The RNA shown here (transfer RNA) has 75 nucleotides and comes from a Patescibacteria group bacterium.
NCBI's taxonomy places the organism under Bacteria, Bacteria candidate phyla.

[in-house]
């Protein structure tokens, strides 16, 4: 340097171009002598960044950025 992938809540990880979700963690509660377990609520987000298309973009496109893996150059 070149080609792939990935980049969403703290953390893992979904979402036909049409309301942004689950589960884990966190907080209150029920329950228990008390914890823990089980349930129930509630907290949660500039969808990596900065432009396009579109009537609408987390998804589509274009550049950047970070990380992965491969390939190649260089010593």
């Nucleotide at each position: 340097g070149g080609a792939u992938g990935u980049g969403u809540a703290g953390c893992u990880c979904a979402a036909c171009g049409g309301c942004a979700g689950a589960g884990c963690a966190g907080g209150c509660g029920u329950c228990u002598u008390a914890u823990a377990c089980a349930c129930g609520c509630c907290c949660g987000g500039u969808u990596c960044u900065a432009g396009g298309u579109u009537c609408g973009a987390a998804u589509c496109c274009u550049a950047g950025c970070a990380c992965a893996u491969c390939c190649a150059c260089c010593a």